Record summary:
Predicted 3D model of an 82-nucleotide RNA (c-di-GMP-I riboswitch aptamer) from uncultured Rubrobacter sp. The coordinates come from a structure-prediction model, not an experiment, and the mean pLDDT is 83. NCBI's taxonomy places the organism under Bacteria, Bacillati, Rubrobacteria, Rubrobacteraceae, Rubrobacter.

[in-house]
RNA sequence: GAGAAAGGCAAACCCACUGUGAAGUGGGGGCGCAAAGCCCAUGGGCCUGCUCUUGAGGAGCGCAGGUAGCCAGGCUACCGAA
Numbered sequence: 001g002a003g004a005a006a007g008g009c010a011a012a013c014c015c016a017c018u019g020u021g022a023a024g025u026g027g028g029g030g031c032g033c034a035a036a037g038c039c040c041a042u043g044g045g046c047c048u049g050c051u052c053u054u055g056a057g058g059a060g061c062g063c064a065g066g067u068a069g070c071c072a073g074g075c076u077a078c079c080g081a082a
Base pairs, nucleotide, nucleotide: 001079008033009032013028014027015026016025017024018023031069037075038074039073042072043071044070045067046066047065048064049063050062051059052058
């Protein structure tokens, strides 16, 4: 980062399985992505469970999880026009 080239990943949704749950894994499927590759033992955001609190509401990030396709940060990587 292109009106290139070779490729890559795979949203929603569907099926099966796991989990209290957020969600994850496999298959199908493609919304998109120049890092939509890896890292939560780096900082936040959002979501879940527990706890606290309240008449209801909600709050705390206190504890434990999830999200890297929510940002930031770190590491690695294909091609080579301007």